c-di-GMP-I riboswitch aptamer, 95 nucleotides, folded computationally. The coordinates come from a structure-prediction model, not an experiment, and the mean pLDDT is 86.
[in-house]
Order: sequence, then structure tokens, then C1' cells
RNA sequence: UUCCGAUAAUGGCAAACCAUUUCCGAAAGGAUGGGACGCAAAGCUACAGGCCUUCACCAGCCGCAUAAUGCUGGUAAGGCAGCUGGGCCGCCGAA
Repeated sequence: UUCCGAUAAUGGCAAACCAUUUCCGAAAGGAUGGGACGCAAAGCUACAGGCCUUCACCAGCCGCAUAAUGCUGGUAAGGCAGCUGGGCCGCCGAA
């Protein structure tokens, strides 16, 4: 140094769930506080795959209508880094 990862040390993060007399968002999701299932990268990054959502857009239906409303389907340019892989960076040091 690389791999590796202790019932080691010092620290860190925080799932579900709850709250905001509901903060942002159309939604998914996020933020803040509580909480603690877990995590040696559960630090950062949407690059590949995957998953979630559909305001807008497109198509169809409806309809006198190329309108509105509604319904159905499609699509990410919106998300998820605690789904997997990749990239970047990093604390400690027993075997």
C1' cells in the first nucleotide's frame, strides 16, 4: 500500500413509524424535529441496469367540436444512493 473487517478504540449515519394545528412538491419524493431497524462507506455521484411517480406533453375514449372536464394508455425532462453494479473520496487497525 492492497485485500480484509474484532463483542477493539474514537466518532458517524439513521429504516419503519410519529410530528409540522402540514415547510417544499402535481405526484413520487424531499425538508426539519423525534425515533432506532440496521449500516465499515447507510459518505458523494442518477453513469448502466432496476424501481416509483405523471404536472406537462402525446395517443385513444367521451363529445357537434381541433374547446373544457373526465377516463384509459404511453413517455422523464421529476425522483429513489438504505436495490445491484460502476466512478470519486474517506476514519480505525486485531486476525